[in-house]
Context: one part of a larger RNA
Molecule: small-subunit ribosomal RNA, 5' domain
Organism: uncultured rumen bacterium
């Protein structure tokens, strides 16, 4: 000098930041991933219309029917739940950083381009009916729809096989252009504007793989290795590869530190230092790994998937004892551990994300508010004048003097802050709705309307009144700051040297002083 700090004493305000470093311990409760009726059959709830009925003179009310309409519970289907958010267990590794390569690869949504969108079928949920079970849930039978699913056609193309031509390179090879054969597509919705679907090429984005170099400590760890090292052939993968398998060979790594043990997420950064270097890995950003523990795959463009599935295990809960349910290292919150770390808050107004044509819905991401001097920064606790140098305190050489001290009193002034009154933002732009305009005709522009959680907050203006606001540590030397009293190697102090045994500037108190200041000291850690 620094800190995600803690402890002691003290504490006025604001801005900006930060806030479980320990038990990756266990978790009550709520919320954190849905959305689309413009894919579908439908209609549980709400509302509207229409039909019927009851009451009433009527208006109307009630009952009932009807998916006809707005909508919509549950269901089929699509897209998204692989992002966002959390944590640092594991990992000494192509994990990370940096630089390259892929003639060995994939890529939903998005953009551009080319071509197409013809016909046919069988099911299944919801539903009805029926059964088992305490429940979770699971069946039987019957009916139905689709952008669910199957088949046929077409084949611009694409993939594979056979066969010619041309070009190129970096070993394996790559690109391009012909002929023949085989295989292979599609889906509708609609307000008629569009939007979707299929095949293929290119782009963009995101990923996968490989390689050079760098990346802690122990030699009181010296040998390690049998799919091990390489080859041939196959399997598998998006793709290369002992990734896996059969066979063949006997290799491969190692004092330039293999193997083993210990510790640890890596980087940008951050702290310190003149630098070199040393240390750190909180907050924020990038990458990685993990999601009760271990294992596995399914679906999918993408996962071996935090709030998905299956199996095993530990733990907790329900049970009719037959069987079931669960996973906060999401946001709050609880217990426990600990020196120690916050609210079971508000809002989608903004930014961003998912779905949707959109309106919109969802969003503990995010934006805000609450708590905490945890830190940094700023402001204040008044200013000017004022000597009888008062009273009191303390000290002394004591009828007196020194000091506290311009300090106070007193006079004048100011009003940051405070209290109070009134006004009151920016953050809001779009989208939507209404009107108008331009052209490239589906995009853009203009006008109006309208949208704020924070918040009656920030801020402004006025009124009142010095009013509401100072502590902590130290004073032997290092080290700025000295006297008196008490104590008497006691009580105690102490970072080091060392103080204390009767005149202690070192202990305790007082007066005074010094240093910092809403903080000041102590402890811990790093340079």
């Nucleotide at each position: 000098g620094a800190u995600g700090a803690a402890c002691g004493c003290u504490g006025g305000c604001g801005g900006c930041a930060g806030g479980c470093u320990u038990a990756a311990u266990a978790c009550a409760u709520g919320c954190a991933a849905g959305u689309c009726g413009g894919a579908c059959g439908g209609u549980a709830a709400c509302a509207u219309g229409c039909g019927g009925g009851u009451a009433g003179c009527a208006a109307u009310a009630c009952c009932u029917g009807u998916g006809a309409u707005g909508a919509c519970g549950a269901g089929u289907g699509g897209c998204g739940g692989a992002u966002g958010g959390g944590u640092g267990c594991g990992u000494a590794a192509c994990g990370c950083g940096u630089a390259u390569g892929c003639a060995a690869c994939c890529u939903g949504c998005c953009c551009c381009u080319u071509a197409u969108u013809g016909g046919a079928g069988g099911a299944u949920a919801a539903c009805g009916u029926u059964g088992u079970g305490a429940a979770a849930a699971c069946g039987g039978c019957g009916a139905u729809a689709a952008u669910a699913u199957u088949c046929c056609a077409u084949g611009u193309g694409u993939a594979c096989c056979c066969u010619g031509g041309g070009g190129g390179g970096c070993a394996u090879c790559c690109c391009u252009u012909g002929g023949g054969g085989u295989a292979u597509a599609a889906a509708g919705a609609u307000u008629c504007a569009u939007u979707g679907a299929u095949a293929a090429g290119g782009g963009a984005u995101g990923g996968g793989c490989a390689u050079g170099c760098g990346u802690a400590c122990c030699a009181u760890u010296a040998g390690g290795u049998a799919g091990u090292u390489g080859g041939c052939g196959g399997g598998g993968u998006a793709a290369c590869g002992g990734c896996c398998c059969a066979c063949c060979a006997a290799g491969c790594c190692g004092a330039c530190g293999a193997u083993g043990a210990u510790u640890a997420g890596g980087g940008g950064u951050c702290c310190u230092g003149a630098g070199a270097g040393g240390g750190c890995a909180a907050c924020c950003c990038c990458c990685c790994a993990c999601a009760c523990u271990g294992g596995a795959a399914c679906u999918g463009a993408g996962a071996c998937a935090c709030g998905g599935u299956c199996c095993a295990g530990a733990c907790u809960c329900c049970u009719a004892c037959g069987g079931g349910a669960g996973g906060c290292a999401g946001c709050a919150g609880u217990a426990g551990g600990g020196a120690a770390u916050a609210u079971u808050g508000g809002g989608c107004a903004a930014u961003g994300g998912a779905g949707g044509c959109a309106a919109c819905u969802c969003u503990g991401a995010c934006c805000c508010a609450g708590c905490c001097a945890u830190g940094c920064c700023g402001c204040g606790u008044g200013a000017a004048g004022g000597a009888a140098g008062g009273c009191g305190g303390u000290c002394c050489u004591a009828u007196g003097g020194a000091u506290u001290g311009u300090a106070a009193a007193c006079u004048u002034c100011u009003u940051u802050u405070g209290u109070u009154g009134c006004a009151g933002a920016g953050u809001a732009a779009a989208g939507g709705c209404g009107g108008g305009g331009a052209c490239g005709c589906g995009u853009c522009c203009c006008c109006g309307u309208g949208u704020g959680a924070g918040a009656g907050u920030a801020u402004g203006c006025g009124a009142c009144g010095a009013a509401u606001a100072a502590g902590c540590a130290u004073c032997g030397g290092c080290u700025a700051a000295c006297u008196c009293c008490g104590u008497g190697c006691c009580a105690g102090c102490a970072g080091c040297c060392g103080c204390g045994g009767u005149a202690a500037u070192a202990c305790g108190g007082a007066g005074g002083a010094u240093g910092c200041a809403a903080g000041c000291g102590u402890u811990a850690u790093c340079c």